[in-house]
RNA sequence: AGAGGCGCAGCCAACACUAGUAGCUAACUGGAGCGAUGCCAAGUAUGGAUGGUUAGUGAACAGGGCGGUUGCCGAAGCGCUCAGUCAGGCACGGCUGAGUUUGCUGGGGCGUGGUUGAAUAAGCUACGGACUGUCGCAGGACAAUAAGAGCCUGCGUUGCGCU
Numbered sequence: 001a002g003a004g005g006c007g008c009a010g011c012c013a014a015c016a017c018u019a020g021u022a023g024c025u026a027a028c029u030g031g032a033g034c035g036a037u038g039c040c041a042a043g044u045a046u047g048g049a050u051g052g053u054u055a056g057u058g059a060a061c062a063g064g065g066c067g068g069u070u071g072c073c074g075a076a077g078c079g080c081u082c083a084g085u086c087a088g089g090c091a092c093g094g095c096u097g098a099g100u101u102u103g104c105u106g107g108g109g110c111g112u113g114g115u116u117g118a119a120u121a122a123g124c125u126a127c128g129g130a131c132u133g134u135c136g137c138a139g140g141a142c143a144a145u146a147a148g149a150g151c152c153u154g155c156g157u158u159g160c161g162c163u
Stems, first nucleotide, its partner, number of pairs: 001163002005073001007072006015064001023057007033044002037091004076105003079100008106132002110128007133158001135156006
């Protein structure tokens, strides 16, 4: 410097979904607490809250596939630690950043289980089968007395690798 291929990640626009959901308004009902996942607290509630039914109005975040674009081939992802933030406090959880590179994973896909999620999408993870890339060993054809590279078959291995 380069290769693996439905290769990896970021960003952008529209779109589908989330969803006729949450919220708000009105009427009726109901009758004591309600108050983010849990426990408190601020606040709120017989001047009728939370909840339920009906009608009207009616979102958003996250995630997604196609397209474009940028950077790349430990690309990247997971695990662990720390800091900040979501949100008044604690626990838990989400998000962002840094470290760990001497924790794991070569890659994509399929199936099953778990988990996050509104979801049968998608992500992550464990196991299993095959496929594919790298390297090693053995054999074979091209082939003629051959060698090398490449090709085919089988077995093993895996990125701090290979060319």